[in-house]
């Protein structure tokens, strides 16, 4: 970096350096000198892994001086395929919109190369 599996509509912020970008890429739409992006402190949520413990073979409880994540907006929405009553356009083939489901992508863990 690759691959497996899982999870992704809940939840959680201040302070100090810094000082112009950030939300992955592309579209939109957001956030930002009422201070971004990294760093550091502390605080905090969460329960993946580890613990313990209960109950029986697969659950469940506890936040634990262990190991990680994460703390604007559903993964901010789209982007691919199918499908829906419904609304816009358009002579029409169809287009947009709005919805249901799936997938791709990326996150995060856990195992693995």
């Nucleotide at each position: 970096g690759c691959c497996u599996u899982a999870u992704c509509c809940a939840g959680a912020g201040u302070g100090g350096c810094g000082g112009a970008g950030g939300g992955c890429c592309c579209g939109g739409c957001c956030c930002g000198g009422c201070g971004a992006a990294g760093c550091c402190a502390c605080a905090g949520c969460a329960a993946c892994c580890g613990g313990u413990c209960c109950c029986g073979a697969g659950g469940g409880a506890c936040g634990c001086u262990g190991g990680u994540g994460c703390u604007a907006a559903u993964u901010c929405c789209g982007a691919c395929g199918c499908g829906g009553c419904g609304c816009u356009c358009g002579c029409a083939a169809g287009a947009g919109c709005c919805u249901g489901c799936g997938g791709a992508a990326g996150a995060u863990a856990a195992g693995g190369u």
Annotation
This is a predicted structure of a 113-nucleotide RNA (SAM riboswitch aptamer (S box leader)) from a Deltaproteobacteria bacterium. The prediction has a mean pLDDT of 86. The model forms 97% of the base pairs in the Rfam consensus.